[in-house]
Context: one part of a larger RNA
RNA sequence: CCCUGGUUAAGGAACUCGGCAAAUUGACCCCGUACCUUCGGAAGAAGGGGUGCUGCGUGUAGCGUGAAGCCGCUGGCCGGUGGAGCGCGAGGCAGCCGCAGGGUCCAGGCCCGGGCGACUGGAUAACAGAACCACAGCUCCCUGCUCAACGCGUAAGCGGACGUAUAGGGGGUGAUGCCUGCCCAGUGCCGGAAGGUUAAGGGGAGGGGUGCGAGCUCCGAACCGAAGCCCCGGUAAACGGCGGCUGUAACUAUAACAGUCCUAAGGUAGCGAAAUUCCUUGUCGGGUAAGUUCCGACCCGCACGAAAGGCAUCACGAUCUGGGCACUGUCUCAACCAGGGGCUCG
Numbered sequence: 001c002c003c004u005g006g007u008u009a010a011g012g013a014a015c016u017c018g019g020c021a022a023a024u025u026g027a028c029c030c031c032g033u034a035c036c037u038u039c040g041g042a043a044g045a046a047g048g049g050g051u052g053c054u055g056c057g058u059g060u061a062g063c064g065u066g067a068a069g070c071c072g073c074u075g076g077c078c079g080g081u082g083g084a085g086c087g088c089g090a091g092g093c094a095g096c097c098g099c100a101g102g103g104u105c106c107a108g109g110c111c112c113g114g115g116c117g118a119c120u121g122g123a124u125a126a127c128a129g130a131a132c133c134a135c136a137g138c139u140c141c142c143u144g145c146u147c148a149a150c151g152c153g154u155a156a157g158c159g160g161a162c163g164u165a166u167a168g169g170g171g172g173u174g175a176u177g178c179c180u181g182c183c184c185a186g187u188g189c190c191g192g193a194a195g196g197u198u199a200a201g202g203g204g205a206g207g208g209g210u211g212c213g214a215g216c217u218c219c220g221a222a223c224c225g226a227a228g229c230c231c232c233g234g235u236a237a238a239c240g241g242c243g244g245c246u247g248u249a250a251c252u253a254u255a256a257c258a259g260u261c262c263u264a265a266g267g268u269a270g271c272g273a274a275a276u277u278c279c280u281u282g283u284c285g286g287g288u289a290a291g292u293u294c295c296g297a298c299c300c301g302c303a304c305g306a307a308a309g310g311c312a313u314c315a316c317g318a319u320c321u322g323g324g325c326a327c328u329g330u331c332u333c334a335a336c337c338a339g340g341g342g343c344u345c346g
Base pairs, nucleotide, nucleotide: 001341002340003339004338005337006336007335008334010332011331014330019327027051028050029049030048031047036041038175052096053095054094055093056092062088063087064086065085069081070080071079072078073076097101109325110324111323112322113321114320115319116317117316121133122132137173138172139171140170141169142168143167150159151158152157176312177311178310179309181242182241183240186239187238188235189234190233191232192231195230196229197228201224202223206219207218208217209216210215243261244260245259246258247257270304271301282298283297284296285295286294
């Protein structure tokens, strides 16, 4: 000097990215408990008090169990009465000792605000447990069953299912509450007995080769020919999308209003410097002596926005974030002790 453990004056987070680590709290009984709430919770909220031993009431009151004996009859492993014995056992009063009585060990620190995810659960075996995955609930699509849809297999066959639309498969969203706006032009999907296009095939007008010829052979225009595409519709909890410029009010500023261009339609409700805000430590307010974080507002949303859901929300969380009380060697600032290493000597 290092590691592990112990104690510490005064101060008490000044440490630090951050109270990381440590300390505090801790059991049981009693009292007492707020906001909020889906009325279940929140709650062990918070905050207090008690706890040893001896004696007194026979170990008290009381509770449990329930023998003998006695009574009855339906004579039984019966009913009633009876209370012995045994077990459990508060509470009260008085006294005793110590600094200290859950005397050691073991055994929640607490509160307030916010983000995310409803929750219990699952997960990166060996960095990461989270806001990720899942989840009940909601919704869309497919599936009518002699082989469903769908999946596995070359096939036979099997799963689905010894199920049958309140069933099964697939996609999305993710409890609950209030809701979920506009656009079908593009892409996709669904529907459409017409029309256009269109392959093989049918069809053969007409023509070529060859042959004396019959013929053989080749090319071939109309016209008739599916699905698909074109075309006509529907569909956004399908993929997706949801404007620009200019002017205008009797201070100024701003623009309810007006004009114009473009579009399939120009972002509704709600939220908003946000897990999203570049400028930005935006501005104002709160908290601090002092606050790039935090909370409440504002709205100029670079670049929120409604099931890639929007906004709220009790409870829950080894979650993330801000504050406070308590407590402390985290620190001011270090000291000592114990054990184990290192180091020196052998």
A computed fold for a 346-nucleotide part of an RNA from Oscillochloris sp. ZM17-4, annotated as large-subunit ribosomal RNA, domain IV. Its mean pLDDT, the model's own confidence on a scale to 100, is 89. The source organism's lineage runs through Bacteria, Chloroflexia, Chloroflexales, Oscillochloridaceae and Oscillochloris. Rfam family: Bacterial large subunit ribosomal RNA. The literature on the family includes a 2001 paper in Science by Yusupov et al., "Crystal structure of the ribosome at 5.5 A resolution". It was read from a public genome assembly.